[in-house]
RNA sequence: GGGCAAUUAACUCAGUUGGUAGAGUGUCUUCUUGACGUGGAGAGAGUCGGGGGUUCGAGUCCCUCAUUGCCCA
Numbered sequence: 001g002g003g004c005a006a007u008u009a010a011c012u013c014a015g016u017u018g019g020u021a022g023a024g025u026g027u028c029u030u031c032u033u034g035a036c037g038u039g040g041a042g043a044g045a046g047u048c049g050g051g052g053g054u055u056c057g058a059g060u061c062c063c064u065c066a067u068u069g070c071c072c073a
Stems, first nucleotide, its partner, number of pairs: 001072007010025004019056001027043005049065005
């Protein structure tokens, strides 16, 4: 220099044909217990890596930049 993949909650990861974002773990509250743990219920936590474009509508499509990993030279 060229190519490929990944980037979504504190962490690990889903997200279908573009239709307005979820799970598990963890945290907090509460119920249960004599108490702890387990278990039940609920809550909080996200400019979906940054920017731009297409579209009525973008996590998803297109362009560009950044970071990480792999391959080729």
This is a predicted structure of a 73-nucleotide RNA (transfer RNA) from a Bacillota bacterium. NCBI's taxonomy places the organism under Bacteria, Bacillati, Bacillota. Its Rfam family is "tRNA". Gene Ontology term of the family: triplet codon-amino acid adaptor activity. The family's RNA type in Rfam is transfer RNA. It was read from a public genome assembly.